[in-house]
RNA sequence: CCAGGGGGCCGGGCAGUCGCGGUUUCGUUAGAAAUCGAGGAAAGUCCGGGCUCCACGAAAUAAGGGUGGCGGGUAACGCCCGCCGGGGGUGACCCCAGGGAAAGUGCCACAGAGAGCAGACCGCCUUCUUUCGGGAAGGUAAGGGUGAAAGGGUGCGGUAAGAGCGCACCGGUGGGCCGGCAACGGUUCGCGUCACGGCAAACCCCACCCGGAGCAAGGCCAAAUAGGGAUCUCGCGCCCAAACUCCUCGGAGGGAAGGCAGGGGCAUUUCGCCCCGAGAGGUCCGGGUUGGCUGCAUGAGCGGUCCGGCAACGGGUCGCCCAGAUGAAUGACUGCCGCUGCGGCGUUGGUGCCUUUGCAUACCGGCUGCAGGACAGGACCCGGCUUACAGGCCCCCUGGCAUA
Numbered sequence: 001c002c003a004g005g006g007g008g009c010c011g012g013g014c015a016g017u018c019g020c021g022g023u024u025u026c027g028u029u030a031g032a033a034a035u036c037g038a039g040g041a042a043a044g045u046c047c048g049g050g051c052u053c054c055a056c057g058a059a060a061u062a063a064g065g066g067u068g069g070c071g072g073g074u075a076a077c078g079c080c081c082g083c084c085g086g087g088g089g090u091g092a093c094c095c096c097a098g099g100g101a102a103a104g105u106g107c108c109a110c111a112g113a114g115a116g117c118a119g120a121c122c123g124c125c126u127u128c129u130u131u132c133g134g135g136a137a138g139g140u141a142a143g144g145g146u147g148a149a150a151g152g153g154u155g156c157g158g159u160a161a162g163a164g165c166g167c168a169c170c171g172g173u174g175g176g177c178c179g180g181c182a183a184c185g186g187u188u189c190g191c192g193u194c195a196c197g198g199c200a201a202a203c204c205c206c207a208c209c210c211g212g213a214g215c216a217a218g219g220c221c222a223a224a225u226a227g228g229g230a231u232c233u234c235g236c237g238c239c240c241a242a243a244c245u246c247c248u249c250g251g252a253g254g255g256a257a258g259g260c261a262g263g264g265g266c267a268u269u270u271c272g273c274c275c276c277g278a279g280a281g282g283u284c285c286g287g288g289u290u291g292g293c294u295g296c297a298u299g300a301g302c303g304g305u306c307c308g309g310c311a312a313c314g315g316g317u318c319g320c321c322c323a324g325a326u327g328a329a330u331g332a333c334u335g336c337c338g339c340u341g342c343g344g345c346g347u348u349g350g351u352g353c354c355u356u357u358g359c360a361u362a363c364c365g366g367c368u369g370c371a372g373g374a375c376a377g378g379a380c381c382c383g384g385c386u387u388a389c390a391g392g393c394c395c396c397c398u399g400g401c402a403u404a
Stems, first nucleotide, its partner, number of pairs: 001400010012337007020037007039375001043386002046384005051214004056272006064210005069083005084098001085096004099205002104203002106199003121144002123140007152170006171194001172191008218294004228285007237260003244253003262276004301320008339372007347365001349364001350361004
């Protein structure tokens, strides 16, 4: 100097005039003063929660959904950090929907002889035969072909020719020992019956996890109407018995409270609890309310620093308060500064040359003209992921070239 990889940050500032919203103080009021006023993604609505309300609880099973190497972080997660294994890259680094194919089912088009209990198209070898072109029988899967993929790979031996047929190594698989919390790695000893490929982001199996709805949640106040109408489902039983009423004093009626059966409590069963015990629910049609206050911002908050940890992160300590609108506020204009792009000027700078009053301007600085400024706006709040982003800055690492 060029190319690449990883990480972080900015993406405007100041002042004035006018115009907005919140809070605090002052003011009888009108209003005044002070102060604060969007994002790194506010987007997507994809995950996880806090919070609110509803759902009876516990256990087991089922359905449905989610995650998927190991360890750690976190309120939690499908997120983050570190490590392991596999793949890509010269490398820095990047990627992985990373448990199971001997539980079962399914798929692998076309081509090809054959695509998983496979298979002989060309070929190779042996024997017989021949009209000398070939034919028949047997063996073979090493070589070639088809294909994304062809029943482990390379080499040596062996064979009629071949083949894990045998051997060595690699791969696969099982055991022991060592290291590691573990995933896993190393080493060693076996196995050639080494069980037959790939796909589970195919169905499935295994392990673990999972109530629902959502601030338009919810609470309060005010107001108004039609405690409206129709229809359907389940059930409407028993024991005991008070008050009370009547009467021919023997009873009759009556039925509160209590209990049981039974019904219900949003998959089933068991247990417990609750409601009903004469009621409990479903569907449809119709009417009223659409106003105000609250929830509403102090948070798993932010920043500095020290300690622990490889890190994510955690702890201590000090400091800060950074929107709360409700048809929905933060805008407009002017000036200056800063940034970027395209130019211009040798310009008391620097730099290079000349030694000469000087010359040059590639680069840095200075002056100056024109133009420009990305993605994009909260609405309960957080932790993430994903997507979008003109332009610019900083740090670390890798490779290449050159010079010393």

The RNA shown here (Bacterial RNase P class A) has 404 nucleotides and comes from an uncultured Sphingomonadaceae bacterium. Its Rfam family is "Bacterial RNase P class A". By type it is a ribozyme. Its mean pLDDT, the model's own confidence on a scale to 100, is 79.